Annotation
Transfer RNA from an uncultured Atopobiaceae bacterium, 72 nucleotides, folded computationally. It matches the Rfam family "tRNA". Rfam links the family to the GO term triplet codon-amino acid adaptor activity.

[in-house]
RNA sequence: UGGAGCGUAGCUCAGAGGUAGAGCAGGUGCCCGUUAAGCACUUGGUCGCUGGUUCGAAUCCAGCCGUUCCAG
Numbered sequence: 001u002g003g004a005g006c007g008u009a010g011c012u013c014a015g016a017g018g019u020a021g022a023g024c025a026g027g028u029g030c031c032c033g034u035u036a037a038g039c040a041c042u043u044g045g046u047c048g049c050u051g052g053u054u055c056g057a058a059u060c061c062a063g064c065c066g067u068u069c070c071a072g
Stems, first nucleotide, its partner, number of pairs: 001071007010024004018055001026042005048064005
């Protein structure tokens, strides 16, 4: 320098045009001799940024930023 992948909750990830989700973690309660485990409820998101397309964008398009890999 060129090409490709990825960027969504504190962490690991789903979601491929129509109200953003799961597991773990956190909080409250129950249970328990204690801790842990278990059970119930629950908090938590500028969907990397800026534009564009669309009635409607996490999702499609363009540019940029970050990161990983490949080529030189």